[in-house]
RNA sequence: CUCUCGCAUCAAGAGUUGGGCUGACGCCCAACGCCAACCUGCGUACCCGCGCAAGGUGGUGCCCCGAGAUCGGGGGAUGUGGCCGGACCGGCAACCAAACGGGACCAA
Numbered sequence: 001c002u003c004u005c006g007c008a009u010c011a012a013g014a015g016u017u018g019g020g021c022u023g024a025c026g027c028c029c030a031a032c033g034c035c036a037a038c039c040u041g042c043g044u045a046c047c048c049g050c051g052c053a054a055g056g057u058g059g060u061g062c063c064c065c066g067a068g069a070u071c072g073g074g075g076g077a078u079g080u081g082g083c084c085g086g087a088c089c090g091g092c093a094a095c096c097a098a099a100c101g102g103g104a105c106c107a108a
Base pairs, nucleotide, nucleotide: 006080007079008078009077010076015032016031017030018029019028020027021026033060034059035058038056039055040054041052042051043050046103047102048101049100062075063074064073065072066071082092083091084090085089
C1' cells in the first nucleotide's frame, strides 16, 4: 500500500475565501476556521461510566427500498492511534484543557 473478515457508528453538530474542472447540475484541491470522543493519551495505580479536541483519524450535512412520523432492510462511508530506528524487537511525543461518579484492591 492492497484485499478479506468481525465489531461500532452514521441522532445531533460544524464554512468562509481562493483556485481548478464541467454546457449545466455539480465535483476536486488549498488556506484558515469550526464540529465530533472512533482510537491513543490525560483526569485515578485496575474495571465501568463520564469528561477533556492534547496526539491520530474523520467530518463540516450519504443514497435506495419498504413501512409511515419513527422504525426495518440493503448499499455506501468512517473508525478500530501516530512517529522513529539497526524492525519477531526497541524507543519517542501527546495541552496552558478536563481534573468527576461508582466498583474493585490496599490500609486503618